[in-house]
RNA sequence: GAACAGGGCAAAUCCGACGAAAGCCGGAGACGCAAAGCCACGGGCCUACAACGACUGUCUCGUCGUCACGGCAGCCGGGUUGCCGAA
Numbered sequence: 001g002a003a004c005a006g007g008g009c010a011a012a013u014c015c016g017a018c019g020a021a022a023g024c025c026g027g028a029g030a031c032g033c034a035a036a037g038c039c040a041c042g043g044g045c046c047u048a049c050a051a052c053g054a055c056u057g058u059c060u061c062g063u064c065g066u067c068a069c070g071g072c073a074g075c076c077g078g079g080u081u082g083c084c085g086a087a
Stems, first nucleotide, its partner, number of pairs: 001084001008033002013028004018023001031074001037080003041077003044072003051066005
C1' cells in the first nucleotide's frame, strides 16, 4: 500500500460438542479483511457461576444491584512475526 504472483483468514447463519453466561472448538458457509497472524500491556465493550448487599418468601425458591479470578485480538491503541515490492 499501487500493480503482479502464490495464496491466506473467515462474518452472519445452520449442525455438533463444551460452558452458568459472555464466548470458544469442529463441520458447512462467505460478510468482509494487507496482517481479520499471534499476544489481554493500556483504553473500551460483553457476561455474572460464585461472593457480597437489598427485597421477597411455607419450603429445597425467586427478583434487583455491585463485582472478573471469565471473555471479546473481526473495537481502538500497543508489542511482535510474516507474503509481494511502485511511489